[in-house]
Record summary: The prediction has a mean pLDDT of 78. Predicted 3D model of RNase P RNA and transfer RNA as a complex of 467 nucleotides.

RNA sequence: CCUGUGCAUCGCUCCACCGCUCCGUGCCGCAAGGCAAGGGGAGGAAAGUCCGGGCAGCGUAGGGCACCGUGCUUCCUAACGGGAAGGGGCGUCGCUGGGAACGGCGGCGCCACGGAAAGUGCCGCAGAAAGGGAAACCGCCCGCCGCAAGGCGGGUAAGGGUGAAAAGGUGGGGUAAGAGCCCACCAGCGCCGGUGGUGACAUCGGCGGCUUGGUAAACCCCACGGGCUGAAAGACCAUGUAUACCGGGGCUCCAUCGCAAGAUGGAUAAGGGCUGCCCGCCCGAUCCCGGAGGGUAGGUCGAUCGAGGCGUUCCGCGAGGGGCGUCCCAGAUAGAUGGUGGGGAUCCCGCGCGAGCGGGAUACAGGACCCGGCUUACAGAUGCACAGGCCUU
RNA sequence: GACCCCGUAGCUCAGCUGGAUAGAGCACCUGCCUUCUAAGCAGGCGGUCGUUGGUUCGAAUCCAACCGGGGUCG
Repeated sequence: CCUGUGCAUCGCUCCACCGCUCCGUGCCGCAAGGCAAGGGGAGGAAAGUCCGGGCAGCGUAGGGCACCGUGCUUCCUAACGGGAAGGGGCGUCGCUGGGAACGGCGGCGCCACGGAAAGUGCCGCAGAAAGGGAAACCGCCCGCCGCAAGGCGGGUAAGGGUGAAAAGGUGGGGUAAGAGCCCACCAGCGCCGGUGGUGACAUCGGCGGCUUGGUAAACCCCACGGGCUGAAAGACCAUGUAUACCGGGGCUCCAUCGCAAGAUGGAUAAGGGCUGCCCGCCCGAUCCCGGAGGGUAGGUCGAUCGAGGCGUUCCGCGAGGGGCGUCCCAGAUAGAUGGUGGGGAUCCCGCGCGAGCGGGAUACAGGACCCGGCUUACAGAUGCACAGGCCUU
Repeated sequence: GACCCCGUAGCUCAGCUGGAUAGAGCACCUGCCUUCUAAGCAGGCGGUCGUUGGUUCGAAUCCAACCGGGGUCG
């Protein structure tokens, strides 16, 4: 210097004219409103709507079951399935110990990472056998039969073969041949104790059976969390209106008054009360459910001052937190932020020896209650770190 | 704006409690039948299961993120 990866920041700019929307001020107008000058006016993702919260309502949402979500630890946070720091595992590279099995140290990358000795299911084909310590295809060994080839019975899971996976591994002893059958070492598991750490965990010692396969993004178990519905939530003003019609269900009991019809009060039934069931609670007698219809189709609030931005300082490894100062920074409602002309910047193409000239392009994309994340899209520019290549000293 | 569902052959669909060759009908092609066509009979062609990544020995099926299409609402 070039290329690539990761992280962070930015993400065209200026002037003139004509427009759009909001705000406060002034003037005009009875009012509706109009005019004038001034100020504000999209994003890092405003997107997908994948999580979480604020906020609002639902008969205060109480208990149990079901259902859904999350899943190493500690911390951050309003909260989270987000983030930070750490632990552990896996892969790869380098160095290294050992005869081997198998380790140790370091760099880089990845991990949806509770439990598979609580239980159940599944593991096709192939293979003798796919999870019961069962199973004998080849091979090995023993016995019997046979002249022999071989056959029959038994033992054997060490070897071959099959498979993604074959029931700990290496070495030795042992044996008819074998086998944790026995021994040493190695790997791994469970229990107990010590030490370090807030913890995940690490490490050391002892004991145990010699080994317990995989799958929980299969059911399930454990721990924790979750009431539901979402700004078309909801509040107010104005306007309009239908207790009509059809179908189904229910129309009970007690007390008081009354000659009676009936009236009032209470308890209930059917049924209903915004997630499925049960309990509990509440409503409930011109009552409940369903169908099919009628009317309104405007406005204001919610709604933009907020877990807010910027600067600085302190604490923390960090995510973040505290203090101080300063600023007000979109609020539209079918949805405003645009158009034209000129200049500049960057890139591309063409012409020119060259200064330069001509033409074209400038990404992804646009608020709709607000905020914190995640994910996805994105021309180009800058900075830092790492890796590779080339050149010079 | 909020919520829900679906993408499998040219078309319409099954398979979606994982198991290796992904099926069915229509369409298309070839042959038989017929004087010829249709119908019928026999055979065949045709699929990266929307895309990408993950879990698993193994994915159309399970999980996640995207892409495309459809539906509902006061």
Record summary
Rfam match: Bacterial RNase P class A. Rfam describes the family as follows. Ribonuclease P (RNase P) is a ubiquitous endoribonuclease, found in archaea, bacteria and eukarya as well as chloroplasts and mitochondria.